[in-house]
RNA sequence: ACGUAGGCGUACUAGGGUUCCGGUCCAAGGUUGUUUUCAAUCACAGGAUGUCUGGUCCGAGAGUGUGCCGGUCUCGCAAGAGAUUACACGGAGGGAUAAAAGCCCGGGAGAC
Numbered sequence: 001a002c003g004u005a006g007g008c009g010u011a012c013u014a015g016g017g018u019u020c021c022g023g024u025c026c027a028a029g030g031u032u033g034u035u036u037u038c039a040a041u042c043a044c045a046g047g048a049u050g051u052c053u054g055g056u057c058c059g060a061g062a063g064u065g066u067g068c069c070g071g072u073c074u075c076g077c078a079a080g081a082g083a084u085u086a087c088a089c090g091g092a093g094g095g096a097u098a099a100a101a102g103c104c105c106g107g108g109a110g111a112c
Stems, first nucleotide, its partner, number of pairs: 006069007015058002020055002022052001023049004029042005070085006087107001089110001093105003
């Protein structure tokens, strides 16, 4: 310096924001009470709000389970069967989506 120690899917979780649903607040207006006035309560459309527990949604190379394919080894005349597939600290910045993130850039840069 180069190559190899694998790849793809699926379910879930850590985590994430706010498109939709819901929550909360405002609110046309209604109802009740009432001494003018005001108060209480329900609430269309719409608006605000994720410093709203939630449902939908996104979601891990270094998280969990599971399936398929491949590699290596062992047994077997063969068909096939079994085992195994290690280790893994990590910015800033940028990107997508409604938006954000342990998503993607990325086993990046870098560190050991």
Predicted 3D model of a 112-nucleotide RNA (Guanidine-I riboswitch aptamer) from Polaromonas vacuolata. It matches the Rfam family "Guanidine-I riboswitch aptamer". From the family's description: This family represents a conserved RNA structure found upstream of the ykkC and yxkD genes in Bacillus subtilis and related genes in other bacteria. The RNAcentral record of the sequence draws on Rfam.